[in-house]
RNA sequence: GUGGGCUGGAUGGCCGCCUUCGGAGGCUCAGGCCUCCUGGGAGGAAAGUCCGGACUCCACGAAGCAACGGUGCCGGGUAACGCCCGGCCGGGGAAACCCGAGGGAAAGCGCCACAGAGAACAGACCGCUCCGCUCCGGCGGAGCAAGGGUGAAACGGUGGGGUAAGAGCUCACCGCGGGACGGGCAACCGGACCGGCACGGCAAGCCCCACCGGGAGCAAUGCCAAAUAGGGACUUCGCAUGGGCCAGCUUCGGCCCGGAGGUCCGGGUUGGCAGCUAGACCCCGUUGGCGACAGCGGGGGCAGAUGAAUGGUCAUCCACGGGUGGUACGCCACCCGGGACAGAAUCCGGCUUACAGGCUCAC
Numbered sequence: 001g002u003g004g005g006c007u008g009g010a011u012g013g014c015c016g017c018c019u020u021c022g023g024a025g026g027c028u029c030a031g032g033c034c035u036c037c038u039g040g041g042a043g044g045a046a047a048g049u050c051c052g053g054a055c056u057c058c059a060c061g062a063a064g065c066a067a068c069g070g071u072g073c074c075g076g077g078u079a080a081c082g083c084c085c086g087g088c089c090g091g092g093g094a095a096a097c098c099c100g101a102g103g104g105a106a107a108g109c110g111c112c113a114c115a116g117a118g119a120a121c122a123g124a125c126c127g128c129u130c131c132g133c134u135c136c137g138g139c140g141g142a143g144c145a146a147g148g149g150u151g152a153a154a155c156g157g158u159g160g161g162g163u164a165a166g167a168g169c170u171c172a173c174c175g176c177g178g179g180a181c182g183g184g185c186a187a188c189c190g191g192a193c194c195g196g197c198a199c200g201g202c203a204a205g206c207c208c209c210a211c212c213g214g215g216a217g218c219a220a221u222g223c224c225a226a227a228u229a230g231g232g233a234c235u236u237c238g239c240a241u242g243g244g245c246c247a248g249c250u251u252c253g254g255c256c257c258g259g260a261g262g263u264c265c266g267g268g269u270u271g272g273c274a275g276c277u278a279g280a281c282c283c284c285g286u287u288g289g290c291g292a293c294a295g296c297g298g299g300g301g302c303a304g305a306u307g308a309a310u311g312g313u314c315a316u317c318c319a320c321g322g323g324u325g326g327u328a329c330g331c332c333a334c335c336c337g338g339g340a341c342a343g344a345a346u347c348c349g350g351c352u353u354a355c356a357g358g359c360u361c362a363c
Stems, first nucleotide, its partner, number of pairs: 001363007009317007017041003022037006043341001047352002050350005055217004068213005073087005088102001089100004103208002108206002110202003125148002127144007156174006175197001176195003181190003221274005231265007242257005281300008318339001320337007
């Protein structure tokens, strides 16, 4: 210098908080309530809520296609993953090691800023060569693309031959394309030989290919229940007033609705209970495996709050920082300060982000 792993103050006293596993006592008709003792009481990230699941409800006859969203080298692990392990390829580093949105540009479309003559069926600004003209400064015609210049990128590179000058025009090597054969499960690696070069970049623009995917989330969901207001059913009172119907009009009569009271039913705000913590759990050993991990054996018994407990204070010690003094330069003594990030909320597996200091392993 690089890559991991562990830890995240300790002990004791006093005062509190949550839980109600266990025990004791008291109150209550009972459900239950109260008091005391004892046991348990945040994290490596409990965080962001970004992925993957468990679980619950809703939707759904099955399969395929399309659309939409996601994933994207290969093999393995896993309940699953966009995670992890091992490998391949490319890039960076002197190295340990690190980084990679890492399928397809030979299906098609689109784009390639600025600069530059020209940016994709190439092109000629400077320049090089030959011929002609000339006022000797150049001009015109033809050929060329080696050299210069621009650019992130200029249509293979270097060298020899060749030529008027040049050019894969030709040759060697390199690159590129194809590739018998060999190695590997595969990604891929090596490669006899062939091809004179055809095929620039971007898919993090559309697109193509392969694979995966119903929706919502514990404020899910289920159960219990009071008051008030409102809904429905039955019934009692009252027929005083209003409206409607009884085939056109009037009268009488009848029925219905609107009023008040009672009983019951259902929904429901709010409250309570369940979901709620034993789970792909943790620790140790052993076997298999390079490893992620898996099998077997033994042990442990692990927060459940909800206006949301897990705290405060004192003493001593341990890190750490500063000051003063001493020193045999290894440290010692005293004083002051002082412990990061943060905090469960249905539960797991990951990722990402935050983190004072300390310990440790490998290279």
Background
Predicted 3D model of a 363-nucleotide RNA (Bacterial RNase P class A) from uncultured Kangsaoukella sp. The organism belongs to Kangsaoukella, within Bacteria. It matches the Rfam family "Bacterial RNase P class A". The family's RNA type in Rfam is ribozyme. Of the family's consensus pairs, 96% are formed in the model. RNAcentral holds the sequence, with entries from MGnify.